[in-house]
RNA sequence: GACAACAGCAAACCCGUCGCGAGACGGGGACGCAAAGCCACGGAUCAGGCAGCGACCUGACGGCCGGGCUACCGAA
Numbered sequence: 001g002a003c004a005a006c007a008g009c010a011a012a013c014c015c016g017u018c019g020c021g022a023g024a025c026g027g028g029g030a031c032g033c034a035a036a037g038c039c040a041c042g043g044a045u046c047a048g049g050c051a052g053c054g055a056c057c058u059g060a061c062g063g064c065c066g067g068g069c070u071a072c073c074g075a076a
Stems, first nucleotide, its partner, number of pairs: 001073001008033002013028006031063001037069003041066003045060005
């Protein structure tokens, strides 16, 4: 970061499974993505628990943002 090329990923929704839940996994399916590859480190948001109205603990989430690492092409 291109009205390029070769690829890649897969939103919502549906089915099945797991979970108290947020949600995750598998299959189908494509809204989109130049890192929509990997990492829960910081924040945001969400769930569960306790307390009492302040906050804390545990978890989820990377396709919310920031950060770190790595990767295809090579026109401007």